[in-house]
Molecule: c-di-GMP-I riboswitch aptamer
Organism: mouse gut metagenome
């Protein structure tokens, strides 16, 4: 640096069960895809939800809740 191989790996949507107010998570099935779709939310951005709370009473504000398969950074890994 990531073209072709080889050996591997992960697992979107959706469905079932389950936790949660929700976003979303876990387990199983399932593969859209991924050179890190491995780790990291106590590195920096960005996004989602809004229970509780607030108030101008609304499809309003708000994270202490989420997203790493949103981006940048950092750490680690296979092959060439």
């Nucleotide at each position: 640096u990531a073209a072709u191989a080889a050996g591997a790996g992960c697992a979107a949507a959706c469905c079932g069960c389950u936790g949660g107010a929700a976003a979303c998570g876990g387990c199983g099935g399932g593969a859209c895809g991924c050179a890190a779709a491995g780790c990291c939310a106590u590195g920096g951005g960005g996004g989602c939800u809004a229970a509780a709370g607030c108030u101008u009473g609304a499809c309003g504000c708000c994270a202490c809740g989420c997203c790493a398969g949103c981006c940048c950074a950092g750490c680690u890994g296979c092959u060439a």